This is a predicted structure of a 471-nucleotide part of an RNA (small-subunit ribosomal RNA, 5' domain) from uncultured Marinobacterium sp.

Context: one part of a larger RNA
RNA sequence: GCGGUAGCAUGGGACGAGCGGCGGACGGGUGAGUAACGCGUGGGAAUCUACCUGGUAGUGGGGGACAACAGUUGGAAACGACUGCUAAUACCGCAUACGCCCUUCGGGGGAAAAUGGGGGUCUUCGGACCUCACGCUAUCAGAUGAGCCCGCGUCGGAUUAGCUUGUUGGUGAGGUAAAGGCUCACCAAGGCGAUGAUCCGUAGCUGGUCUGAGAGGAUGACCAGCCACACUGGGACUGAGACACGGCCCAGACUCCUACGGGAGGCAGCAGUGGGGAAUAUUGGACAAUGGGGGCAACCCUGAUCCAGCCAUGCCGCGUGUGUGAAGAAGGCCUUCGGGUUGUAAAGCACUUUCAGCUGUGAGGAAAGGCAAGUGGUUAAUACCCGCUUGCUGUGACGUUAACAGCAGAAGAAGGACCGGCUAACUCCGUGCCAGCAGCCGCGGUAAUACGGAGGGUCCGAGCGUUAAUC
Numbered sequence: 001g002c003g004g005u006a007g008c009a010u011g012g013g014a015c016g017a018g019c020g021g022c023g024g025a026c027g028g029g030u031g032a033g034u035a036a037c038g039c040g041u042g043g044g045a046a047u048c049u050a051c052c053u054g055g056u057a058g059u060g061g062g063g064g065a066c067a068a069c070a071g072u073u074g075g076a077a078a079c080g081a082c083u084g085c086u087a088a089u090a091c092c093g094c095a096u097a098c099g100c101c102c103u104u105c106g107g108g109g110g111a112a113a114a115u116g117g118g119g120g121u122c123u124u125c126g127g128a129c130c131u132c133a134c135g136c137u138a139u140c141a142g143a144u145g146a147g148c149c150c151g152c153g154u155c156g157g158a159u160u161a162g163c164u165u166g167u168u169g170g171u172g173a174g175g176u177a178a179a180g181g182c183u184c185a186c187c188a189a190g191g192c193g194a195u196g197a198u199c200c201g202u203a204g205c206u207g208g209u210c211u212g213a214g215a216g217g218a219u220g221a222c223c224a225g226c227c228a229c230a231c232u233g234g235g236a237c238u239g240a241g242a243c244a245c246g247g248c249c250c251a252g253a254c255u256c257c258u259a260c261g262g263g264a265g266g267c268a269g270c271a272g273u274g275g276g277g278a279a280u281a282u283u284g285g286a287c288a289a290u291g292g293g294g295g296c297a298a299c300c301c302u303g304a305u306c307c308a309g310c311c312a313u314g315c316c317g318c319g320u321g322u323g324u325g326a327a328g329a330a331g332g333c334c335u336u337c338g339g340g341u342u343g344u345a346a347a348g349c350a351c352u353u354u355c356a357g358c359u360g361u362g363a364g365g366a367a368a369g370g371c372a373a374g375u376g377g378u379u380a381a382u383a384c385c386c387g388c389u390u391g392c393u394g395u396g397a398c399g400u401u402a403a404c405a406g407c408a409g410a411a412g413a414a415g416g417a418c419c420g421g422c423u424a425a426c427u428c429c430g431u432g433c434c435a436g437c438a439g440c441c442g443c444g445g446u447a448a449u450a451c452g453g454a455g456g457g458u459c460c461g462a463g464c465g466u467u468a469a470u471c
Stems, first nucleotide, its partner, number of pairs: 029229003038154007047146002052142008060094001062092002069084006100109003115133005121128002155201003162192003167189008204226004208219004231252005254265004282308001284307003290304001291302004321351004331342004355412001357407005365398001369393009415460005420441003426455005436443002
């Protein structure tokens, strides 16, 4: 000097625990409870409201920790314990206070958090400064959402007639975001009830839905609003908001793990399993769209949602051919044996090709996003950033999409109930109060249009009947 390996340092990427922020209070499910200000409707005053919008004023200077991490250690596990180190938009003082809060009107009290992009000047090369974006603090207002109070309406039972002691009101205090017996002390003895209190039973309420000429009656699946619940009961914590479905604590029932010391769980989320039942579906695809959460954004998450699968469960539409065809064929059935009927029905002939099948073409649901240029705003700035315009690019689960074109051939596609009256539709045979039918009246005991079969007919038709329920 070259090459290589390992270590260290630094930059970037993927995954990932922890600290921190926001969201897990929305969305989704169910109707157990609730006869109630729960719901519906109309009012009210003593309240709060994260994110969002507008206004005003700020964002100065310090400090100490705790995870992660390292070491030691306990336990079968779940999960811990101790020691040491460390960052922040985590935490805590100090300074300042337009507006804010308290006030005896003298005064007193209280805040913050930074991070990132670009720039030129300075630089100890750490950064300072300027500017932009997104944040943070205080406060006022808006918007949205929520809490509270009241009038009226809201099932049945009187074989439930009396109910009530924080009960009804007052004074004072506590408590709450807020009025209030909401809670407490004291005082008074009230309050409700035949216009049905109390008790018992039943029930989520509504817009609506079904039915009905209406009045009314019945009902509350789907969709939408409100309420309540989340294994059962109780409780608070955090937070703007919960007394919180997939958070915490306690108790209980049940299931599971265990080294017997101790632990884990909650489908009334989407699928799926068992059970119950007369009975009710796939452990599917995608975030492409709409919407939601997080993020400056790209983007990530989303069984909300959008789609697909199963079921004639319902509604609607379509097809299973069309025209022609009398020797009125054969066969069936009936017959007064002459014939009638099935019946233009079939065959035959001439056509058509929906749907299904095969081949190909192929919209719309796509807006966004990205890149570049131009332009406006901001600015010291022709940087960055933001808005607009233009061009290019570009994202589809459904999907073998819809639709269209071509190919082949009547080819692949009809059943159910009823026919005594109500009630549309009739004969023969069998049977003989038997077998059977039946919604009601009622049929059947030797000619049954009422039972069973056949031929024919009637009504509906991818359905038709039955049962159950309601008006």
The coordinates come from a structure-prediction model, not an experiment, and the mean pLDDT is 86.